A computed fold for a 109-nucleotide RNA from a soil metagenome, annotated as SAM riboswitch aptamer (S box leader). The prediction has a mean pLDDT of 82.

RNA sequence: CAUCGAGAGCGGCGGAGGGAACUGGCCCGGAGAAGCCGCGGCAACCCACGGGGAAGUGCCCCGCAAGGUGCCAAGUCCAGCAGAACGGCCAUUACCGUUCUGGAAGAUG
Numbered sequence: 001c002a003u004c005g006a007g008a009g010c011g012g013c014g015g016a017g018g019g020a021a022c023u024g025g026c027c028c029g030g031a032g033a034a035g036c037c038g039c040g041g042c043a044a045c046c047c048a049c050g051g052g053g054a055a056g057u058g059c060c061c062c063g064c065a066a067g068g069u070g071c072c073a074a075g076u077c078c079a080g081c082a083g084a085a086c087g088g089c090c091a092u093u094a095c096c097g098u099u100c101u102g103g104a105a106g107a108u109g
Base pairs, nucleotide, nucleotide: 001109002108003107004106009039010038011037012036013035017028018027019026022080023079024078025077040072041071042070045068046067049063050062051061052060053059076105081102082101083100084099085098086097087096088095
């Protein structure tokens, strides 16, 4: 700096945890968690290759998927901070709920 509502799982070993950390919630897990290994797959960030955008470099777009990463429950599982709209209370503030926008943190390249 870019992207993060899409996509993609079986087997073996293992044996109680796991969903990054903290808090709260909600889930997954002895019908076998984490971790390791094998195989398979997803995707298209990087590299390679092909085509195009105006002629070189560069850049951009499209394609491809051999190689390098990454990934394969749930939106990055959800919220936390700030703001907006609507609703709840007769009304204001406050509070609560729902939705949205931004931020923070994080992940991957």